[in-house]
Context: one part of a larger RNA
RNA sequence: CGCAAGAGUAUUGAAGGGAGCCUUCUAUAGUACGAGAGGACCUAGAAGGAUGAACCUAUGGUAUACCUGUUCUUUCUCCAGAAGGAAACGCAGGGUAGCUACGUUCAGAGCGAAUUACUGCUGAAAGCAUCUAAGUAGGAAGUCCACCCUAAGAUGAAUACUCUCCAUUAGGCCGCAGCCAGACUAGCUGAUUGAUAGGUUCCAAGUCUAAGACUAGUAAUAGUUUCAGCUGAGGAAUACUAAAGGCCGAUUGAU
Numbered sequence: 001c002g003c004a005a006g007a008g009u010a011u012u013g014a015a016g017g018g019a020g021c022c023u024u025c026u027a028u029a030g031u032a033c034g035a036g037a038g039g040a041c042c043u044a045g046a047a048g049g050a051u052g053a054a055c056c057u058a059u060g061g062u063a064u065a066c067c068u069g070u071u072c073u074u075u076c077u078c079c080a081g082a083a084g085g086a087a088a089c090g091c092a093g094g095g096u097a098g099c100u101a102c103g104u105u106c107a108g109a110g111c112g113a114a115u116u117a118c119u120g121c122u123g124a125a126a127g128c129a130u131c132u133a134a135g136u137a138g139g140a141a142g143u144c145c146a147c148c149c150u151a152a153g154a155u156g157a158a159u160a161c162u163c164u165c166c167a168u169u170a171g172g173c174c175g176c177a178g179c180c181a182g183a184c185u186a187g188c189u190g191a192u193u194g195a196u197a198g199g200u201u202c203c204a205a206g207u208c209u210a211a212g213a214c215u216a217g218u219a220a221u222a223g224u225u226u227c228a229g230c231u232g233a234g235g236a237a238u239a240c241u242a243a244a245g246g247c248c249g250a251u252u253g254a255u
Base pairs, nucleotide, nucleotide: 001153005164006163007162008161009160010159011158015150016149017148018147021049022048023047024046025045026044027043033038051107052106053105054104055103059101060100061099062098066094067093068092069091070090071086072085073084074083075082076081110145112144113143118138119137120136121135165253171248172247173246174245176190177189178188179187196242197241198240199238200237201236202235203234205231206230207229212225213224214223215222216221
C1' cells in the first nucleotide's frame, strides 16, 4: 500500500515445512518344519540406542565481586577494623536466580486409502494353456490421509461475533515505567480508578557464627553474646520515589 468505511477478538485452511529410525529380550515355542543339527512366520508385551522438542522440580555445571578463608603490598589511623592493587575474579572453599546437560519430561501412535515390483482368482482371443483382453483379490520403510508447526498478499485477499459514526469517537501510534520478550524491529505488562520498575519490610535461599564487649589463657587462640552478621537476580506485602504528556483516527462508507 492492497483486501472499497474505520476498528477489536476468535477462527477456517488453499498451500508449505517438520516428523517418519533402529536394536535386543520375553511369551507364543524348543511349537510348525527337519533324520538330526538346528529352528521360525504370525501375534502380544518389555527394555534400550541414536535423533528431535520443551523444561529446570530434583542431580550436576556455571554463576567476574553474593558469603567466607588467606598471602604479598599500599593507604586510612598506632592497635583493632577496613578499603585499593596483585594480567580484564590475586589465590582458595562454597553458592540463589538465570542459562545449561551429563539431568527431567515427551515424540516417531494407524484394523486407514490407492498402488509398485510381485503373488493370485475367474477367463477368452487361441475348444488347450494363460494374473488380463472384460471382470476381480492381495501387496512396500515409498505416495495420500492421519500426527506436529506455519499459514487469507490464498490479489481467488475467506468466515463468525462485537464496537464506532458528528464525539477527535471505537481504536491506534509516539513518548514514559518496565519485562520471564528481544540482534534491530517485533511481542507482552503498566501508567495514580496504579504494584510497572526502584526503594523499604518480611520470607525463601546462600555463606557459616560479623563488629564491639566480656571471660579463660603469658600469648597465639578459644568461648559467650550469636543458626549471628552480610547478601545480585527469587516470593509476598507496601504508593516512599518515578510512570509528564503529545498525536493520528471520521461524517453510514466507489461505480

This is a predicted structure of a 255-nucleotide part of an RNA (large-subunit ribosomal RNA, domain VI) from Spermatozopsis similis. The gene name in the source record is rrl. The coordinates come from a structure-prediction model, not an experiment, and the mean pLDDT is 86.